[in-house]
Model confidence (mean pLDDT): 86 of 100. The part of an RNA shown here (small-subunit ribosomal RNA, central domain) has 350 nucleotides and comes from an uncultured bacterium. RNAcentral holds the full RNA, with entries from ENA, Greengenes and SILVA.
Context: one part of a larger RNA
RNA sequence: UUGGGCGUAAAGAGUACGUAGGCGGCAUAGCAAGUCAGAUGUGAAAUACCGAGGCUCAACCUCGGGGCUGCAUUUGAAACUGCUAAGCUUGAGUGUAGGAGAGGAAAGCGGAAUUCCUGGUGUAGCGGUGAAAUGCGUAGAUAUCAGGAGGAACACCGGUGGCGAAGGCGGCUUUCUGGACUAUAACUGACGCUGAGGUACGAAAGCGUGGGGAGCGAACAGGAUUAGAUACCCUGGUAGUCCACGCUGUAAACGAUGGAUACUAGGUGUAGGAGGUAUUGACCCCUUCUGUGCCGCAGUUAACGCAGUAAGUAUCCCGCCUGGGGAGUACGGUCGCAAGGCUGAAACUC
Numbered sequence: 001u002u003g004g005g006c007g008u009a010a011a012g013a014g015u016a017c018g019u020a021g022g023c024g025g026c027a028u029a030g031c032a033a034g035u036c037a038g039a040u041g042u043g044a045a046a047u048a049c050c051g052a053g054g055c056u057c058a059a060c061c062u063c064g065g066g067g068c069u070g071c072a073u074u075u076g077a078a079a080c081u082g083c084u085a086a087g088c089u090u091g092a093g094u095g096u097a098g099g100a101g102a103g104g105a106a107a108g109c110g111g112a113a114u115u116c117c118u119g120g121u122g123u124a125g126c127g128g129u130g131a132a133a134u135g136c137g138u139a140g141a142u143a144u145c146a147g148g149a150g151g152a153a154c155a156c157c158g159g160u161g162g163c164g165a166a167g168g169c170g171g172c173u174u175u176c177u178g179g180a181c182u183a184u185a186a187c188u189g190a191c192g193c194u195g196a197g198g199u200a201c202g203a204a205a206g207c208g209u210g211g212g213g214a215g216c217g218a219a220c221a222g223g224a225u226u227a228g229a230u231a232c233c234c235u236g237g238u239a240g241u242c243c244a245c246g247c248u249g250u251a252a253a254c255g256a257u258g259g260a261u262a263c264u265a266g267g268u269g270u271a272g273g274a275g276g277u278a279u280u281g282a283c284c285c286c287u288u289c290u291g292u293g294c295c296g297c298a299g300u301u302a303a304c305g306c307a308g309u310a311a312g313u314a315u316c317c318c319g320c321c322u323g324g325g326g327a328g329u330a331c332g333g334u335c336g337c338a339a340g341g342c343u344g345a346a347a348c349u350c
Base pairs, nucleotide, nucleotide: 003322004321005320006319007304008303012318014201015200016199017198021194022193023192025088026087028085029084030083031082033081034080035077036076037075038074039073040072041071042070049065050064051063052062053061054060091191092188093187094186095184096183097182098181103177104176105175106174107173108172109171110154115149116148117147118146119145120144121143125136126135162169163168206247207246208245209244210243211242215241216240220236221235222234223233258317259316260315261314262313263312266295267294268293269292270291271290272289273288274287275286276285299306300305323350324349325348332343333342334341335340
């Protein structure tokens, strides 16, 4: 490289947007680049293949034939691809009317609880554990009542519920704002899909500057445990956790399953709509669209399992894999304040 693959064996990029490129709906006319057919020229000889012959055979040699799948020129065909022109509406988008939602950003507000401070009541313990001790407390703790301060998180509702591209999002109100869904079929008329590079977003931890600091709590200190105990348990406790701005760019970033489209038995939940029947009205019931679960046939799979939300049947595009270790290391490049990230070998060895 080919081939075969990528849920769990090696392998889907963390996610999206999008450039080049690749691929692309229905129908008409034209062109003839691709495509197909014919003709002409060329495709040297030798070699190779087929047939025949000559050295006693063979190797070898000689003759004949076909072929040389190609290229160029020319004549034609017009189904398919392409190009041009003028169209279509089902793909895509817009409009109109609706309901749903922890989608995002900012500001304000609320109650419960922990801690601390002040004051009252009150007295000898509290706390903690398997058991203890360190620790706190007669300078009045713990308990209890009242008042105050401050920070962080939002019980119940809460749900294989909802929203978001992913990361993720949960008290309440207001303002600004993104997307999806349903109905309708008014408008545009293929405007689409994917996407190398690129750009943006991206949990936690970490970094820079400035704030903040209640609780928790790496490091650290002490008490235990133990043969030891740089741990598990306990008492404390600094970074951090929180906010603003900037950086980092990684995770078992998981559905370990890239995106898009079409098709392929059923059954049963759930969330958001729409319609019908019925009805005084609503519910029940039926139909349908979108999302989200469970079970299950065909099919598929090495098996487990998956099974209309496919790991089934097909098409298009991208990414990735190619025995284990060495190694996500070295070197180089590049990004970063650093930590480190991205790219990424070989010797050797089994």